A computed fold for a 317-nucleotide part of an RNA from a soil metagenome, annotated as large-subunit ribosomal RNA, domain IV. Its mean pLDDT, the model's own confidence on a scale to 100, is 85. It matches the Rfam family "Bacterial large subunit ribosomal RNA".
Context: one part of a larger RNA
RNA sequence: CCUAGGUUAGGGAAAUCGGCAAAAUAGUGGCGUAAGUUUUCGAAAAGCCAUGUCUGCGCUUAGUAAGCGCAGAUAGCAUUAUCAAGGGGACGACGACUGUUUAUCAAAAACACAACUCACCGCAAAGCCGUAAGGCUAAGUACAGUGGGUGACGCCUGCUCACCGCUAGUCAGCGAAACCCGGUUUCAACCGGACAAAGCCCUAGCAAAGAGCGGGAGUAACUCUGACUCUCUUUAGGUAGCGUAAUACCUCGUCACUUAAUAGGUGACUUGCAUGAAGGGCGUAACGAUUGUCCCACUGUCCCAACUUAGGACCCA
Numbered sequence: 001c002c003u004a005g006g007u008u009a010g011g012g013a014a015a016u017c018g019g020c021a022a023a024a025u026a027g028u029g030g031c032g033u034a035a036g037u038u039u040u041c042g043a044a045a046a047g048c049c050a051u052g053u054c055u056g057c058g059c060u061u062a063g064u065a066a067g068c069g070c071a072g073a074u075a076g077c078a079u080u081a082u083c084a085a086g087g088g089g090a091c092g093a094c095g096a097c098u099g100u101u102u103a104u105c106a107a108a109a110a111c112a113c114a115a116c117u118c119a120c121c122g123c124a125a126a127g128c129c130g131u132a133a134g135g136c137u138a139a140g141u142a143c144a145g146u147g148g149g150u151g152a153c154g155c156c157u158g159c160u161c162a163c164c165g166c167u168a169g170u171c172a173g174c175g176a177a178a179c180c181c182g183g184u185u186u187c188a189a190c191c192g193g194a195c196a197a198a199g200c201c202c203u204a205g206c207a208a209a210g211a212g213c214g215g216g217a218g219u220a221a222c223u224c225u226g227a228c229u230c231u232c233u234u235u236a237g238g239u240a241g242c243g244u245a246a247u248a249c250c251u252c253g254u255c256a257c258u259u260a261a262u263a264g265g266u267g268a269c270u271u272g273c274a275u276g277a278a279g280g281g282c283g284u285a286a287c288g289a290u291u292g293u294c295c296c297a298c299u300g301u302c303c304c305a306a307c308u309u310a311g312g313a314c315c316c317a
Stems, first nucleotide, its partner, number of pairs: 001312008010303002014301001019298001027051005036041001038152001052074008075079001087296007094288002099111002115150006127136003153283004158213003163210001165206005173200002180193004214232005241275001242272001253269006
């Protein structure tokens, strides 16, 4: 010096990306327990007190044991004295939750989920496997089954069918071969016409289908702003919400709180480079080996190191 442990005065996160690691808490009994809430929870919230041993007695039991309790005595710094055995609180983000996952660098905010919604499907169903026979779904039958999306719950889910797609309709037009008719030819062929399916065209509907959801001027009796007006333009011009965000370039936006000091966090404002409503929007109790910030307790993380135990490395033999 390395590995694995232990102890440390005073300070107590000043260390560090970050309290990583360590320390602290811990059992049982009694008291007590906030906001919020889906009234179940939150909750072992938080916090306070007690705890050993001996003697006597009581309750309990059919009776011992065990347990619970009363009174007295008594040792210790300390009695759940070892072992074992929750640290706690406050505010955010995301995901409702329990669950699942990259066997061997990722456990999560990813997947799933109950629930909601769309499409198909009347059973010889739709969907899937197979050349077929046949099979699964299903010895089920629309309160069933299959496929797609969102993802508990609460409040909601705006506008647009021009494009793409799907569904329905229409039969004027376009629309293949064959059949039919005609022509040509010795024949096979070939050519023309008529008929004419799907499809296209056309007409509608459908966005919890794919998708999309503007610009320029002027205007109120200080100024600013612009309810209002004009104009170009679109299929329609982003509604409710939320918003410097897990989304904001400028940006360390501005203000407030938090600190002695904050590029952090939280709350507001918000002209949003480039938010926005089932590629769901906004909230939300409970939950989380998730993630951000702060506080209490605690500590060798640190100030600043020291000593020590065991085993190595190393040196000598």